[in-house]
């Protein structure tokens, strides 16, 4: 890198180092950022795997060992439908992506 599957509108710092970019990639928007970006550390959040207890059980509670996350809905749009003359708004789905677990 690939396949399967679940989730993706909740939650999480006025800390230290750092020193210019960042919000996955492409395009278009819209934002964040020297009142300090990315990254690292610490802190925190959550509870997928895990452990203990519980239940007839596929349940529930607790913990926090392995991951993960810690601006904005996965920041929004891109493809299809809702759908109408067109455009825009709305909603649903797909695609793409992120994370966990499993597989090859």
């Nucleotide at each position: 890198a690939c396949c399967u599957u679940a989730u993706c509108a909740a939650g999480a710092g006025c800390g230290g180092c750092g020193g210019a970019g960042g919000a996955a990639a492409c395009a278009g928007g819209u934002c964040c950022u020297g009142u300090g970006a990315a990254g690292c550390c610490c802190g925190g959040c959550a509870a997928c795997c895990u452990a203990a207890u519980u239940c007839u059980u596929u349940u529930a509670u607790u913990a926090a060992g392995g991951u993960g996350c810690u601006a904005a809905a996965u920041c929004c749009u891109g493809c299809g439908g809702u759908a109408a003359u067109a455009a825009g708004a709305u909603c649903c789905g797909a695609a793409a992506g992120a994370u966990g677990a499993g597989g090859a």
About this RNA
Model confidence (mean pLDDT): 81 of 100. A computed fold for a 104-nucleotide RNA, annotated as SAM riboswitch aptamer (S box leader). The sequence was found by an Rfam model in a public genome assembly. Its Rfam family is "SAM riboswitch aptamer (S box leader)". From the family's description: The SAM riboswitch is found upstream of a number of genes which code for proteins involved in methionine or cysteine biosynthesis in Gram-positive bacteria.